Annotation: This is a predicted structure of a 426-nucleotide RNA (Bacterial RNase P class A) from Nocardioides halotolerans DSM 19273. Rfam family: Bacterial RNase P class A. Its family is annotated with dimeric ribonuclease P complex, ribonuclease P activity and tRNA processing in the Gene Ontology. The prediction has a mean pLDDT of 75. The source organism's lineage runs through Bacteria, Bacillati, Actinomycetota, Nocardioides and Nocardioides halotolerans.
[in-house]
C1' cells in the first nucleotide's frame, strides 16, 4: 500500500417558521354535584414521541381464557459433548467431517448387524453380483521354423481365473513380494478399515499409544424406520368492567271496569333476547330471578381412561347493541463501574424512567454544513508513497399497535477494532 475475514458503531447535521399526539401544571369559559370534586371546551408552558430491523409470522416464553387439569395411545419436534437462559431448533465454547493457502466459513453431526425400500442410464457385474476385451493349462486342426528334443501363430471346443484394461458418482481393501499352468488374502511385509483388550489424557464427545484378530462387512435415513429428549389447544379481533338497548317478564303503588277468576292504563324498581319444530326436564327451598343433588347433552387439539359442566340441546326465522374503559406500559428494562467466567453469561453498587395511538400522532418549507466519489494539486519524503487545500456532486432498506428473547430477508454509503494473505521501497 491492495486485498480478504470476523465483531461492533453510525444510518444525514445545525438553524428558523408554521403545523401534530399523550401525559403534568397554570388560566379562562359552561354542565353537573353530596360544595369535597368529576366532566367538557379553547389557549399558555414543560417533559417525551417509531426500528436495527418496526417486515416475514419461523421458533421459544410472559399474559389471558378452556379449566380444578391427570394418565396412556397416536401425532409433532430437535438430534455431537459441555455450558448459558424464563426458555428454544437460539448463543458460547469444544470435539468430529467437509471447504478454503490462510484469517476463518459450513454441517443433512445417533443408528445401515431391527425391519421394509432406493442407486437412473452405462456396464460382464451394483450386494454379498459378475465375464465384454482379455491371461492360462488341455485337446483337434492348419501354416513357419528345425540342432528332429521342440519352439511360435491362428482358429475351434472344453476348463482355470478375476491379477491387468473397460463402463459408471461409486465395482467387494492399497502397495510390494512369494507362489501359481495363469492368477486370487491362497500366503507374508507394511498401510488404511472394522472388530477385541489393555494403557494413559480429558466432566464428556473424543485425541494419543499398544497388542490380537480374520481378510473387508457399498452409499442413501434432509427415504420410511428404530434410538434418546421435549411439547395440552387457542390466542389481545385473547379476555374483562360499565353503560345503553328491545319484544317480553315478575313485584309494588294507584286509577278504572268486574261475571270478584281477574282485565285495561299509567308510574317506580328487578330480571331480562324473543318465536316456533324435535328430543329431553326429576327432587328440595324460594313470590319470582335464583341456588343445591341427580340424568338427557355438553368439555378437555385426535382416540381411550378419568374429570369436570349440567335444565337445556340442536335446527330455522326474527329483535336490540356494536358506545365508554380496562388489558396497554415499570419490563426475564436499559446505562456506567467492578468482581467472576475461555467465552455466552452471572453477582453487587449506582444511575435513568425513554411513543401508548384507536381512520390511527412526529410532517411542510427555506438556508448553510456536508462523507464516499471523480477531476486537480502546493508541499513531505532516498524511495516506495502521502496530500493540507480549491472545483465538481449530494448518501440506502425502511413506520409501533399487548410486550420481551431469539433466527431469517433487505439495506447506498461510512467508521472503529484485530486477525490473515499479496505487492512495493529502505
Nucleotide at each position: 500500500u491492495g486485498g480478504g475475514c470476523u465483531g461492533g458503531c453510525c444510518g444525514g447535521g445545525c438553524g428558523a417558521c408554521c403545523g401534530c399526539g399523550u401525559c403534568a401544571c397554570c388560566a379562562c369559559g359552561c354542565c353537573u354535584c353530596u360544595c369535597g370534586a368529576g366532566g367538557u371546551g379553547c389557549g399558555g408552558u414543560g417533559c417525551c414521541g417509531a426500528g436495527g430491523a418496526a417486515a416475514g409470522u419461523c421458533c421459544g416464553g410472559g399474559c389471558u381464557c378452556c379449566a380444578c387439569a391427570g394418565g396412556g395411545c397416536a401425532a409433532g419436534g430437535u438430534g455431537g459433548u459441555g455450558g448459558g437462559c424464563a426458555a428454544c431448533a437460539c448463543c458460547c465454547a469444544c470435539c468430529c467431517g467437509g471447504g478454503g493457502u490462510g484469517a476463518c466459513c459450513c454441517g443433512c453431526g445417533g443408528g445401515a448387524c431391527a425391519g421394509u425400500g432406493c442407486c437412473a442410464c452405462a456396464g460382464a457385474g451394483a450386494a454379498c453380483a459378475g465375464a465384454c476385451c482379455g491371461c492360462c493349462a488341455c485337446u483337434g486342426c492348419g501354416g513357419c521354423c528345425u540342432c528332429c528334443g521342440g519352439g511360435c501363430c491362428g482358429c475351434a471346443g472344453c476348463g482355470g481365473c478375476a491379477a491387468g484394461g473397460g463402463u459408471g458418482a461409486a465395482a467387494c481393501g492399497g502397495u510390494g513380494g512369494u507362489g501359481c499352468a495363469a492368477g486370487a488374502g491362497a500366503c507374508c511385509a507394511c498401510c488404511a478399515g472394522c472388530g477385541g483388550c489393555c494403557c494413559g489424557g480429558g466432566c464428556g464427545a473424543c485425541c494419543g499409544g499398544g497388542c490380537c484378530g480374520g481378510c473387508u462387512a457399498g452409499g442413501c435415513a434432509a427415504a420410511c424406520c428404530c434410538c434418546a429428549c421435549c411439547u395440552g389447544g387457542a390466542g389481545c379481533a385473547a379476555g374483562g368492567u360499565c353503560a345503553a338497548g328491545a319484544a317480553g317478564u315478575c313485584c309494588g303503588g294507584c286509577g278504572c271496569c268486574u261475571u270478584c277468576g281477574g282485565g285495561c292504563a299509567c308510574c317506580g324498581g328487578g330480571c331480562g333476547c324473543g318465536c316456533g319444530u324435535a328430543c329431553g326436564c326429576g327432587c328440595c327451598a324460594g313470590a319470582g330471578a335464583u341456588g343445591g343433588c341427580a340424568c338427557a347433552g355438553g368439555g378437555c387439539g385426535g382416540c381411550c381412561c378419568g374429570c369436570c359442566c349440567g335444565a337445556g340441546u340442536a335446527c330455522g326465522c326474527g329483535g336490540g347493541u356494536a358506545g365508554a374503559c380496562c388489558g396497554c406500559u415499570g419490563g426475564a428494562g436499559g446505562g456506567u463501574g467492578c468482581c467472576g467466567g475461555c467465552a455466552a453469561c452471572g453477582g453487587c453498587a449506582c444511575c435513568c424512567g425513554u411513543a401508548g395511538a384507536u381512520g390511527g400522532a412526529u410532517g411542510g418549507u427555506c438556508g448553510c454544513c456536508g462523507a464516499u466519489c471523480g477531476g486537480g494539486a502546493a508541499c513531505c519524503g532516498c524511495g516506495a508513497g502521502g496530500g493540507a487545500c480549491c472545483c465538481g456532486g449530494g448518501a440506502a432498506c425502511a413506520g409501533a399497535a399487548c410486550c420481551c428473547g431469539g433466527c431469517u430477508u433487505a439495506c447506498a454509503g461510512g467508521c472503529c477494532a484485530g486477525c490473515c494473505c499479496g505487492u512495493c521501497c529502505g